[in-house]
Molecule: FMN riboswitch aptamer (RFN element)
């Protein structure tokens, strides 16, 4: 250095302005936000968690083009689009409140053993 196995610690972000209304952060203009690996630096590519569901094997799981510069970007740069789990609520929720001071992809790091 590597391999095994245990423990520790981290580990999700956002409606500011105005409009309609008896009542909306939930409608409608506008704003704002983007968890973890992979790879040219990614909300939309590929896989993985959360969340439902479950016979605990696993199921289920949004949404992007176009020009540009590179050896190499669906990921950098210009423009225009699009997406967002469940309950809850004077009235429809990505953004309020709740489960959740939870879980956990994963990240770091210490301890023993082998090699």
């Nucleotide at each position: 250095a590597a391999a095994c196995c245990u423990c520790u610690u981290c580990a999700g972000g956002g409606c500011a302005g105005g409009g309609u209304g008896a009542a909306a952060u939930u409608c409608c203009c506008u704003a704002c936000u983007g968890g973890c690996g992979g790879u040219a630096u990614a909300c939309u590519c590929c896989g993985c968690g959360a969340a439902c569901c479950u016979u605990c094997g696993g199921g289920c799981c949004g949404a992007a083009c176009c020009g540009g510069u590179g050896c190499a970007a669906c990921u950098c740069c210009g423009g225009u689009a699009g997406c967002a789990a469940c309950a809850g609520u004077u009235a429809a929720a990505g953004u309020c409140u709740g489960g959740a001071u939870g879980a956990a992809a994963g990240a770091a790091g210490a301890a023993c053993u082998u090699u």